This is a predicted structure of a 72-nucleotide RNA (transfer RNA) from Sugiyamaella lignohabitans. It matches the Rfam family "tRNA". Rfam classes the family as a transfer RNA. Gene Ontology term of the family: triplet codon-amino acid adaptor activity. The source organism's lineage runs through Eukaryota, Saccharomycotina, Dipodascales, Trichomonascaceae and Sugiyamaella. The coordinates come from a structure-prediction model, not an experiment, and the mean pLDDT is 82.
RNA sequence: ACACUAUUGGCCUAAUGGUAAGGCGUCUGUCUCCUAAACAGAAGACUGCGGGUUCGAGUCCCGUGUAGUGUG
Numbered sequence: 001a002c003a004c005u006a007u008u009g010g011c012c013u014a015a016u017g018g019u020a021a022g023g024c025g026u027c028u029g030u031c032u033c034c035u036a037a038a039c040a041g042a043a044g045a046c047u048g049c050g051g052g053u054u055c056g057a058g059u060c061c062c063g064u065g066u067a068g069u070g071u072g
Stems, first nucleotide, its partner, number of pairs: 001071007010024004018055001026042005048064005
């Protein structure tokens, strides 16, 4: 320099172009002498960033950041 892959809550992982799901964690409550466990509930992501296509984009296209792999 070029090519490919990944990028989504604090962490890990989903999501036929149709208003982002789950687990762990966090918080609150029940239970307990207390803690843990268990149970119930809640908060938390406009999907790395900027544009485009579309009635509609996490998804398709272009550019770009970061990380990784490969080639030279």